[in-house]
Context: one part of a larger RNA
RNA sequence: ACCGAGCGAGGGAACUCGGCAAAUUAGCCCCGUAACUUUGGGAUAAGGGGUGCCUGUGGUUUUAGCUUCGGCUGGAACCGCAGGUCGCAGUGGCAAAGGGGUCCUGACUGUUUAAUAAAAACAUAGGAAGCCGCAAGCCUGAAAAGGUGUGAACGGCUUCUGAAUCCUGGCCAGUACAGGUAUCUGAAACCUGGGUUCAACCGGGCUAAGGACCUGCAAACGCCGGGAGUAACUCUGACUCUCUCAAGGUAGCCAAAUGCCUUGUCGGGUAAGUUCCGACGUGCAUGAAUGGAUCAACAAGGGCCCCGCUGUCCCCGCUUGGUACCCG
Numbered sequence: 001a002c003c004g005a006g007c008g009a010g011g012g013a014a015c016u017c018g019g020c021a022a023a024u025u026a027g028c029c030c031c032g033u034a035a036c037u038u039u040g041g042g043a044u045a046a047g048g049g050g051u052g053c054c055u056g057u058g059g060u061u062u063u064a065g066c067u068u069c070g071g072c073u074g075g076a077a078c079c080g081c082a083g084g085u086c087g088c089a090g091u092g093g094c095a096a097a098g099g100g101g102u103c104c105u106g107a108c109u110g111u112u113u114a115a116u117a118a119a120a121a122c123a124u125a126g127g128a129a130g131c132c133g134c135a136a137g138c139c140u141g142a143a144a145a146g147g148u149g150u151g152a153a154c155g156g157c158u159u160c161u162g163a164a165u166c167c168u169g170g171c172c173a174g175u176a177c178a179g180g181u182a183u184c185u186g187a188a189a190c191c192u193g194g195g196u197u198c199a200a201c202c203g204g205g206c207u208a209a210g211g212a213c214c215u216g217c218a219a220a221c222g223c224c225g226g227g228a229g230u231a232a233c234u235c236u237g238a239c240u241c242u243c244u245c246a247a248g249g250u251a252g253c254c255a256a257a258u259g260c261c262u263u264g265u266c267g268g269g270u271a272a273g274u275u276c277c278g279a280c281g282u283g284c285a286u287g288a289a290u291g292g293a294u295c296a297a298c299a300a301g302g303g304c305c306c307c308g309c310u311g312u313c314c315c316c317g318c319u320u321g322g323u324a325c326c327c328g
Stems, first nucleotide, its partner, number of pairs: 001323008010314002014312001019309001027051005036041001038163001052085015086090001098307007105299002110122002126161007137148004165293003169224003174221002177216004183212003190205005225243005252286001253283001264280005
């Protein structure tokens, strides 16, 4: 010096990206226990008190011997009560939760990158759409054949969303898909004309799917405007005008895991807060199963705050085991 432990005056997170690490707490019994809530929870919430040993005594359960079947004498376990007694300390060692508040995300238990990621990612119950009547649909295979399937629509397959609760707005112009179609287009084959006869070649007719055309469909892919004026101070603009679109973003929600400007503005917390919480909305570029909002419980998830606690720190010191190093 490093690694592993132990202790520390006063302060107590001032350390640091961040209380990382360490410390605090801890078992059992009694008292007591909030907001919120899906009424199950939250909850060991929080917060208090007790805990050893000795003596006496009460109760419950059980068991052995004896018995005149009434009991008697004993043993064991558990639950109490009273008195006494010792220490700084009685779950005296080991073992054994720090707690609370608030927000984001994901409902939850679960799963995952064997060997840098455990998560907000995946899954999930629940919701929705599409295909399919079985010699089906979907998947594997060149085929034969096989799986779903010991199955048969309350089923199987494909896709999206992701508990419950309140909801899920407008648009079919584009793309995809489905259906229809008087007419148009539409290849080869077929019919047919020219080509002196044949062939090459040049034309005409008929015509499938498809396309044009017409509908439907957004829990299909997706999309969801601009400019002026206007109210008895000012500001604002319920109102009016105008351009334009397929329709012009509804209910909600927000400087958000989404806001560039931005450390937005206001309020709270601090003496002091680019983070945090509550509001506002002028939203670069929020928004409804690419789900929107909310949410009890849950989380080795992420942010912030408080109490307790501490060598994280002020500021380092000492002890101890091991290793290294120096001397012999």
This is a predicted structure of a 328-nucleotide part of an RNA (large-subunit ribosomal RNA, domain IV) from a Thermoproteota archaeon. Its mean pLDDT, the model's own confidence on a scale to 100, is 86. Rfam family: Archaeal large subunit ribosomal RNA. Rfam links the family to the GO terms structural constituent of ribosome and ribosome.